The RNA shown here (c-di-GMP-I riboswitch aptamer) has 85 nucleotides and comes from a mouse gut metagenome. It matches the Rfam family "c-di-GMP-I riboswitch aptamer". About the family: GEMM was predicted in a large-scale screen for bacterial structured RNA regulatory elements. The prediction has a mean pLDDT of 87. The model forms 95% of the base pairs in the Rfam consensus.

């Protein structure tokens, strides 16, 4: 340096819930918690997920789309602690 890898030691994030806010809604922020995570740090290609807005219909809590959303779904990219081999 580059792989792989977790036993110690410093440490990091923050799941479900609950509380306000934001948002059509998905969901997100803050704050409490801690389910867990060796990247559970970032990137939106691909699954998922919503469906405001437009389009269509036989006019329903209707049917379709993402420009939204999600990185704690997949498979990549990238940057990075500490120790071992």
């Nucleotide at each position: 340096u580059u792989u792989u890898g977790u036993a110690a030691a410093a440490g990091g994030c923050a799941a479900a819930a609950u509380a306000a806010a934001u948002g059509a809604a998905a969901a997100u922020u803050u704050a409490u918690g801690a389910c867990g995570c060796a990247a559970a740090g970032c990137c939106a290609a691909g699954g998922u997920c919503u469906a405001a807005g437009a389009g269509c219909u036989a006019u329903a809590u209707g049917c379709u789309u993402a420009u939204g959303a999600u990185a704690g779904c997949u498979a990549g990219g990238u940057u990075g602690c500490a120790c071992a081999a």